Notes:
A computed fold for a 375-nucleotide RNA from a Rhodocyclales bacterium, annotated as Bacterial RNase P class A.

[in-house]
RNA sequence: GAAGUUCGCCAGGCAAUCGCUGAACAUGAAAGUGUUUGGAGGAAAGUCCGGGCCCCGCAGGGCGGAAUGCCGGCUAACGGCCGGGCGCUAUAAGUCGGGUGGCGCAAGCUGCCUGACCCAAGGCGACAGACAGUGCAACAGAAAGAUACCGCCUAAGUUCGCAAGAACCGGUAAGGGUGAAAUGGUGGGGUAAGAGCCCACCGCGUUUCUGGUAACAGAAACGGCACGGCAAACCUCAUUCGGGGCAAGGCCAAAUAGGGGAGCAUUGGCGUGGCCCGCGUCGCUCCCGGGUAGGCUGCUAGAGGCCGUCGGUAACGGCGGUCCCAGAGGAAUGGUUGCCCACGACAGAACCCGGCUUAUCGGCGGACUUCCCAC
Repeated sequence: GAAGUUCGCCAGGCAAUCGCUGAACAUGAAAGUGUUUGGAGGAAAGUCCGGGCCCCGCAGGGCGGAAUGCCGGCUAACGGCCGGGCGCUAUAAGUCGGGUGGCGCAAGCUGCCUGACCCAAGGCGACAGACAGUGCAACAGAAAGAUACCGCCUAAGUUCGCAAGAACCGGUAAGGGUGAAAUGGUGGGGUAAGAGCCCACCGCGUUUCUGGUAACAGAAACGGCACGGCAAACCUCAUUCGGGGCAAGGCCAAAUAGGGGAGCAUUGGCGUGGCCCGCGUCGCUCCCGGGUAGGCUGCUAGAGGCCGUCGGUAACGGCGGUCCCAGAGGAAUGGUUGCCCACGACAGAACCCGGCUUAUCGGCGGACUUCCCAC
């Protein structure tokens, strides 16, 4: 200097003026008024996971169904986070090969294009099991879990031929073609030509050892060893799961028609996803018609924020201190003016919290990796 990444912070500011809203205090019979003070996000979004909380309910057992899926840890919990393992991931540079242009007698050098190798930091992983069973792979191709289209051979055998050779029979799966995938790969030996037929290395399998909590990694010995792939196919295994949700729920006030009809009825009905058993209860279900939809609460002090310290690689946890930081109710923070500037994108809480995913203008700061050049 170039390239590749990752983490954190900010999210217009200041002033004036008018307006909205929560809380506290004061005042007023009340309506209201005054003072002080607080008032949307990094995603508030999606409603995708997990919970807190509330209600039902033997919440118990089973079937069915659903979710997750490497190892270890964190957490209230999770499909989340942290650390580790394995696999994939670099058109940057480099190495090797090919094509093409230039220079050169040549060796070779070099520009451009291209193929392969290489996988750092970081990122991603739907990462249990394929000899438990079932199933799928169109078309093409000779053949898709076992084959001969092209090709190669003519050793052995038969026929013809003086011979060279030709034909039949036969051998072959190394070469070529088809395909996403062709039944281990590369090199050598051997053969009539070939083939793990034999050998070396790689790969695969079995056993043992070493390191590690483990996933796993490494090493050694033995074995020529292959009917592979897909489970985001059914399935098997392990673990987990009762249901519904703030429109949950609780309280107060008010109004009406304690109305009409049909059905089941202890061998029955009902009991918050389906079925069975159990348990509880004595009524329950459907249709027509009538009344009310008002007020209060739940509603914000928390698995809370910030600071310090200790432990831990980290996520996070312990201890101490400090702070209160939106609670609307058809839905509150807006209008105007002036200045500054980074010129403002995506975008507005509705019970709350921990995550994930998606959208996004611009600014500031830190860290890591690779390459080039100079010293």
Taxonomically the source falls in Rhodocyclales (Bacteria, Pseudomonadati, Pseudomonadota, Betaproteobacteria). The coordinates come from a structure-prediction model, not an experiment, and the mean pLDDT is 76. It matches the Rfam family "Bacterial RNase P class A". Rfam classes the family as a ribozyme.